Predicted 3D model of a 403-nucleotide RNA (Bacterial RNase P class A) from Tamaricihabitans halophyticus. Its mean pLDDT, the model's own confidence on a scale to 100, is 76. It matches the Rfam family "Bacterial RNase P class A". Rfam classes the family as a ribozyme. The sequence was found by an Rfam model in a public genome assembly.
[in-house]
RNA sequence: CGAGUCGGCAGGGCGGCCGCGGCGGCGGAGUGAUCCUCCCCGUCGAGGAAAGUCCGGACUCCGUAGGGCAGGGUGGUUGCUAACGGCAACCCGGGGUAACUCGCGGGAAAGUGCCACAGAAAACAGACCGCCCGCCGAGCACGCGUGUUCGGCGGGUAAGGGUGAAACGGUGGUGUAAGAGACCACCAGCAUCCCGGGUGACCGGGAUGGCUCGGUAAACCCCACCCGGAGCAAGGCCAAAAGGAAGUACAACUUCUGCGCGAGCGGUUGAGGGCGGCCCGUCCGAUGCUCGCGGGUAGGCCGCUGGAGCCUGCCGGCAACGGUAGGCCUAGAUGGAUGGCCGUCCCCCGGGCGACCGCUGGUCGAUCGGGGACAGGAUCCGGCUUAUAUGCCGGCUCGUCCG
Numbered sequence: 001c002g003a004g005u006c007g008g009c010a011g012g013g014c015g016g017c018c019g020c021g022g023c024g025g026c027g028g029a030g031u032g033a034u035c036c037u038c039c040c041c042g043u044c045g046a047g048g049a050a051a052g053u054c055c056g057g058a059c060u061c062c063g064u065a066g067g068g069c070a071g072g073g074u075g076g077u078u079g080c081u082a083a084c085g086g087c088a089a090c091c092c093g094g095g096g097u098a099a100c101u102c103g104c105g106g107g108a109a110a111g112u113g114c115c116a117c118a119g120a121a122a123a124c125a126g127a128c129c130g131c132c133c134g135c136c137g138a139g140c141a142c143g144c145g146u147g148u149u150c151g152g153c154g155g156g157u158a159a160g161g162g163u164g165a166a167a168c169g170g171u172g173g174u175g176u177a178a179g180a181g182a183c184c185a186c187c188a189g190c191a192u193c194c195c196g197g198g199u200g201a202c203c204g205g206g207a208u209g210g211c212u213c214g215g216u217a218a219a220c221c222c223c224a225c226c227c228g229g230a231g232c233a234a235g236g237c238c239a240a241a242a243g244g245a246a247g248u249a250c251a252a253c254u255u256c257u258g259c260g261c262g263a264g265c266g267g268u269u270g271a272g273g274g275c276g277g278c279c280c281g282u283c284c285g286a287u288g289c290u291c292g293c294g295g296g297u298a299g300g301c302c303g304c305u306g307g308a309g310c311c312u313g314c315c316g317g318c319a320a321c322g323g324u325a326g327g328c329c330u331a332g333a334u335g336g337a338u339g340g341c342c343g344u345c346c347c348c349c350g351g352g353c354g355a356c357c358g359c360u361g362g363u364c365g366a367u368c369g370g371g372g373a374c375a376g377g378a379u380c381c382g383g384c385u386u387a388u389a390u391g392c393c394g395g396c397u398c399g400u401c402c403g
Base pairs, nucleotide, nucleotide: 001399002398003397004396005395006394007393008392009391010390012345013344014343015342016341017340018339020045021044022043023042024041025040027039028038029037030036047374051385052384054383055382056381057380058379059231060230061229062228066280067279068278069277071227072226073225074224075223076090077089078088079087080086091105092103093102094101095100106222107221111220112219113216114215115214128161129160130157131156132155133154134153135152136151137150138149139148140147141146142145169187170186171185172184173183174182188212190209191208192207193206194205195204196203197202235302236301237300238299243257244256245255246254247253259294260293261292262291263290264289265288272284273283274282275281309328310327311326312325313324314323315322316321346372347371348370349369350368351367353365354364355363356362357361
């Protein structure tokens, strides 16, 4: 200097004018008034993904809970975490020279299914071309029974060739009529045992042995572990309502209570309801339950933001993260707030002009034109995934050159 790979940050700044929402105020005005409205002052006011709704929770309700089946989720090991299908480190396997990256990473010897076409044959499979032996027939040669060529029949064989993504270990030899782990040496794989390292997944080494029964489970399946449901439109309070009761004899007012009417069932030997689906079991339950018709509720308040919170230092840990000390409080809207205009600076792209240089180009200056991404809360938090103009920084790997 170039290429690659991994990670991080920013993603507009400044000024002026006008306009918004929350909170606060011994402020001011309207008003008799603490309510309400307006003015003034101060302060706060969107994201790295707020998105997708894919996971996990906190929280709320279902009165409180169990067992089994079905269903669903995950799938190497060890850690982190409130938890997770997340994160960190490591192991194994694939890719890459490497940094690094990818993985639906348990089981094919429990069973079932599938492997098109080609091929003899695709799992205890198999003979197309071949090789060998025997018999028969024909031709040729030698010479009286041999050799050789072709054809037919029978037997042996899977070493050679062919097909295919993949063909029942590989290389070399012994042996054989020809062959074959039939046998031998070495190697790979598998099984058993032993030694060493590691928390572990696993890694390394040795001995013995039979010689070696494919792949596929993001196919069904088996194994291990895990799993209540619904969700802030959760849920709670006030108000309201046709009535009833009391103060009180009436009206008004106040307080308390509170949906109304009808039909059916049922009464502790249990109607009906709850426990994600089903079963068992269990619990509630008589002022109860179910069904039908009708009334009120379109309002206000809480939930609503102080948290498994954030920042900095130190300690522990390879790391994820944990501990500790100090500091900070950063939207809470509800037809739904942070916007509009102007000026200037900055960043990127392009055009020509000028100057300089190491001169197909580069740097600087002025000027003109264009552009400045993805995109906005609504209970909150931890992740994952997706989108993203442009710019900057750092670690590591490889290559080239110089010293």